[in-house]
Context: one part of a larger RNA
């Protein structure tokens, strides 16, 4: 609660699909609810303006005249809105076309590298640190070669580079599959836009069942430092990390920037796509759309900054905020196995 705000000061839901609502191109005719006039009903008394009057003035009362807001009816006006009824492309959306890419899912497939195991060569060390120690090792380690097991993850390309709504995607192939971009016609013909609620999607830990289990690794142990050292560091090590089906629902889910259309100097890199000069031909180089960076003009900004991917001029539709703690708590309520999530005060206090 009017304002005024939301990149860092408080404040953009973590993301999408959508309901109800609120918003909606262009042209023509019909209505006349919204809207505007006019009339007229109504609009008690007091009040409130106007003019006159009584208490000595004045507040104060008292008499006349006026105006008035909503409402109802009536006639009229039709430029916006709306609403019926025909039309249109230029906004959306369907076809066609070539290409682009870790989007998604499901199946298979490779090599390096750690570890383990079996043998083989070999002998006293290995490993670790700032230095050590614990630890391993003559029951034969470390190293090295040969073989074999599982389990993760894909080095080089790669990028300031790509797809996606985010979250988040990377070894290679097969299969199914979304999404967008450009091209150039033809079609539908406002079919849009945002979206209270709802639904679905959502990293990491974490939780329920079965599996799995090489590395790493909370806890946990030991060894070291150190005044202590429930830490950094060192050997070891469980859950966990992995997979399969169910939950969880949060996070610096960040561009700390919702989402749409439109307009406002340029430069210079970079991914897709068209097309044009040019060539034998591939490059170069011009345009032009889409993305993604960077530096900059007006303007904006408290500054820093933003600056055609706006934080600039507008316009629609939605969250959100309103001093600092208490407190994102309690208490209700709803979710969940739980963990704890969501929604959310107040005394008091400064």
């Nucleotide at each position: 609660u009017u304002g005024g705000g939301c990149g860092u000061a408080a404040a953009g839901c973590g993301c999408g699909u959508g309901u109800a609502g609120g918003c909606g191109g262009c042209u023509u005719g019909g209505u006349a609810a919204g809207u505007c006039c006019g009339c007229u009903c109504u609009g008690a008394a007091a009040g409130c303006c106007c003019g006159g009057g009584g208490c000595u003035c004045a507040a104060c009362c008292c008499c006349g005249g006026g105006a008035g807001g909503c409402g109802g009816g009536u006639g009229g006006a039709u430029a916006c809105u709306g609403u019926c009824a025909a039309g249109c492309u230029c906004g959306a959306g369907u076809c066609c076309g070539g290409a682009a890419g870790a989007g998604g899912c499901g199946a298979g497939u490779g090599g390096a590298a750690u570890u383990c195991c079996u043998g083989g060569u070999g002998u006293a060390g290995c490993g670790g640190u700032g230095a050590a120690a614990u630890g391993c090792g003559c029951a034969g380690a470390u190293a090295u070669c040969a073989g074999g097991a599982g389990g993760a993850a894909c080095a080089c390309c790669a990028a300031u580079g790509g797809c996606g709504a985010a979250g988040g995607c990377a070894g290679c192939u097969c299969g199914c599959u979304g999404g967008g971009a450009c091209g150039u016609g033809a079609c539908u013909g406002a079919c849009g836009c945002u979206g209270a609620g709802a639904c679905g999607c959502g990293a990491a830990a974490g939780c329920g069942u079965g599996g799995g289990g090489a590395g790493c690794a909370a806890a946990c142990a030991g060894g070291a430092u150190u005044a202590g050292a429930u830490a950094c560091c060192c050997u070891g090590g469980u859950a966990g990390u992995c997979c399969a089906c169910g939950c969880c629902g949060u996070a610096a889910a960040c561009g700390a920037u919702g989402g749409g259309c439109a307009c406002u100097a340029g430069g210079u890199g970079u991914g897709g796509g068209a097309g044009g000069u040019g060539u034998c031909g591939a490059c170069u180089c011009c345009u032009c759309c889409c993305g993604u960076g960077c530096c900059g003009a007006a303007g904006c900004u408290a500054a820093c900054g933003c600056a055609u991917u706006a934080a600039g001029u507008g316009c629609c539709c939605c969250g959100c905020c309103u001093g600092g703690g208490g407190a994102g708590u309690a208490c209700g309520g709803c979710c969940g196995c739980a963990a704890g999530g969501c929604u959310a005060a107040a005394a008091c206090u400064c």